[in-house]
RNA sequence: UCUUCAUUGAGAGUGCGGGAGGGACUUGCCCUAUGAUCGCACACCAACCUACAACCAUAGUUGCAAGGUGGUAAAACAAGAUUUCCGAUGAAGA
Numbered sequence: 001u002c003u004u005c006a007u008u009g010a011g012a013g014u015g016c017g018g019g020a021g022g023g024a025c026u027u028g029c030c031c032u033a034u035g036a037u038c039g040c041a042c043a044c045c046a047a048c049c050u051a052c053a054a055c056c057a058u059a060g061u062u063g064c065a066a067g068g069u070g071g072u073a074a075a076a077c078a079a080g081a082u083u084u085c086c087g088a089u090g091a092a093g094a
Stems, first nucleotide, its partner, number of pairs: 001094008013042005021031003025080004043072003048068003052063004
């Protein structure tokens, strides 16, 4: 990067660095020198995978939060685009 499957109106921020754009795309709307996007540290949220525990019909359900990811402005910001369309996240495979 591609394919398949699942989920996508919940939840959760401070500090430091840095210095101009950012919110995927289009149109709007919004955030931003009272410092955005981004990087790092710590904290937190969630529970996709692993581990662990309980139940159990051995298929799974519930819990936990130690490990691997992910997330912490606005419903994925709204509408739209052959409506799973586009994007994002996880798991498996190539």

The RNA shown here (SAM riboswitch aptamer (S box leader)) has 94 nucleotides and comes from Periweissella ghanensis. NCBI's taxonomy places the organism under Bacteria, Bacillota, Bacilli, Lactobacillales, Periweissella. It was read from a public genome assembly, where an Rfam model found it.